[in-house]
Context: one part of a larger RNA
RNA sequence: AGCGAACGUUAGCGGCGGGCCUCACACAUGCAAGUCGAACGAGAAUGAGGGCUUCGGCUCUCUAGUAAAGUGGCGGACGGGUGCGUAACACGUGGGUAAUCUACCUUCUGGCGGGGGACAACAGCUCGAAAGGGCUGCUAAUACCGCAUACGUCGACGGGGACUCCGGUUCUUGUUGGGAAAGAUGGCCUCUCCUUGGAAGCUGUCACCAGAAGAUGAGCCCGCGGCCCAUCAGUUAGUUGGCGAGGUAAUGGCUCACCAAGACAUAGACGGGUAGCUGGUCUGAGAGGACGAUCAGCCACACUGGGACUGCGACACGGCCCAGACUCCUACGGGAGGCAGCAGUGGGGAAUAUUGGGCAAUGGGCGAAAGCCUGACCCAGCCACGCCGCGUGAGUGAUGAAGGCCUUCGGGUCGUAAAGCUCUGUGGGGAGGGACGAACAAGCUGUGGGCUAAUCACCGCAGCCCUGACGGUACCUCCUUAGCAAGCACCGGCUAACCCUGUGCCAGCAGCCGCGGUAAUACAGGGGGUGCAAACGUUGCUC
Numbered sequence: 001a002g003c004g005a006a007c008g009u010u011a012g013c014g015g016c017g018g019g020c021c022u023c024a025c026a027c028a029u030g031c032a033a034g035u036c037g038a039a040c041g042a043g044a045a046u047g048a049g050g051g052c053u054u055c056g057g058c059u060c061u062c063u064a065g066u067a068a069a070g071u072g073g074c075g076g077a078c079g080g081g082u083g084c085g086u087a088a089c090a091c092g093u094g095g096g097u098a099a100u101c102u103a104c105c106u107u108c109u110g111g112c113g114g115g116g117g118a119c120a121a122c123a124g125c126u127c128g129a130a131a132g133g134g135c136u137g138c139u140a141a142u143a144c145c146g147c148a149u150a151c152g153u154c155g156a157c158g159g160g161g162a163c164u165c166c167g168g169u170u171c172u173u174g175u176u177g178g179g180a181a182a183g184a185u186g187g188c189c190u191c192u193c194c195u196u197g198g199a200a201g202c203u204g205u206c207a208c209c210a211g212a213a214g215a216u217g218a219g220c221c222c223g224c225g226g227c228c229c230a231u232c233a234g235u236u237a238g239u240u241g242g243c244g245a246g247g248u249a250a251u252g253g254c255u256c257a258c259c260a261a262g263a264c265a266u267a268g269a270c271g272g273g274u275a276g277c278u279g280g281u282c283u284g285a286g287a288g289g290a291c292g293a294u295c296a297g298c299c300a301c302a303c304u305g306g307g308a309c310u311g312c313g314a315c316a317c318g319g320c321c322c323a324g325a326c327u328c329c330u331a332c333g334g335g336a337g338g339c340a341g342c343a344g345u346g347g348g349g350a351a352u353a354u355u356g357g358g359c360a361a362u363g364g365g366c367g368a369a370a371g372c373c374u375g376a377c378c379c380a381g382c383c384a385c386g387c388c389g390c391g392u393g394a395g396u397g398a399u400g401a402a403g404g405c406c407u408u409c410g411g412g413u414c415g416u417a418a419a420g421c422u423c424u425g426u427g428g429g430g431a432g433g434g435a436c437g438a439a440c441a442a443g444c445u446g447u448g449g450g451c452u453a454a455u456c457a458c459c460g461c462a463g464c465c466c467u468g469a470c471g472g473u474a475c476c477u478c479c480u481u482a483g484c485a486a487g488c489a490c491c492g493g494c495u496a497a498c499c500c501u502g503u504g505c506c507a508g509c510a511g512c513c514g515c516g517g518u519a520a521u522a523c524a525g526g527g528g529g530u531g532c533a534a535a536c537g538u539u540g541c542u543c
Stems, first nucleotide, its partner, number of pairs: 001542003005539005012390006018383002020348001025346003029343003034074003039071002047062006081301003091225007100218002105214007113147001115145002122137006154177010183206006192199003227273003234264003239261004244256003276298004280291004303324005326337004354380001356379003362376001363374004393423004403414004427484001428480006437470001443464007487532005492513003498527005508515002
């Protein structure tokens, strides 16, 4: 000098930050990932209104093609948490990938033809305490499966060129084989058909398929760099290399069969201990040392261990399966669960907060959009935990009041300090006004553009309109009264600040030296002083 601190005494306000460092211990409860009806089938309740009525009710319309459930699509691989493990290509940095992949997005090219069979939901029957199933039957799709078409790509065969270590590699060309798609929603009747108007058709938008390129993200490989112990000196059999095969998006002992016997190591292999790494943070004149909270990048993990499925992407925190420990339910047959998400509870600990508000902003997912979801985030609450700012009054005031303390008894000191007088009103209290953060998007109007047979829809611009959790908060104005707001440590030397009383090697102090045994500036109290100040000290840790 510093701190994610703790403890003691004290404590007025605000701004900006920070807040389980210990048990990766166990968790009650609520919330934290959904969305799309413009992909699809089906479709309530409630309420309102109307009609009929035998007054019991029945029926129609709106609510509403809405809610819940289901098929399907996209997203649940992001965002958020933690630091267990890891001494490793984990990280940092610089390269390589002619050894690779990439959903959504952007640009470009081409296409979107024609068929089929199911399964949920639902209905019926049925098993089970429940969780959850079983059988039969019906059905739609942008769900699923054939067929057609195929730029490219891959494989096989053939021809030609280049290189060659003669094994092959690479370029080009021909034949052949395998491989795709889906519709939805607006507008218009110019042509055809029925003809109110629709269907085919045309057209706009968004989807869908294939390919090329980009962007973004990711995988893999390599050089170099950063802990301790040699009281760890030898280690290694898929081990090191080759050939072939499998596997992967992709190289590779990644895996396997065979062959060879290699590979690493005192420039520290192997083993043990410790540890997430970095940008950075702290300190220091620097060199260096220590650390890796908050913020940001990367990694690893998600009760413990293992495994794969789906998918562009996972071996997947709030998905699945198996095993284990633990907890809970049970009709004892069987089931359910995973806060190292946000709050919160118990426990551990010297020690670390609210079971708060809102999607208004920023960002994310879905959707054409309206919008829905979002404990990310934005705010508020608690804590002097830190830094910074402000206040606790200002001016004047000597009979140097009273009182305390000291005294050589003369006086000195607290001390302009108080009182008194004159002011001010920050903070506090009261009243009134009152934000920035809001830019959009959508909608309406106007206008322009391109498309079209034309209109609508679409796109651009301008205007109008709408939207604030914080919050009646910040801020401003007025009123009010000096009224409500100062402590803590120290005073022997180091080290700034001295007297009195008490005690008598006792009680005690102490960072070091050391004080205390009858005049203690060192213990305790008082007066005075010194230093900091909403803090001041002590302890711990780092330089």

A computed fold for a 543-nucleotide part of an RNA from an uncultured Myxococcales bacterium, annotated as small-subunit ribosomal RNA, 5' domain. The prediction has a mean pLDDT of 81.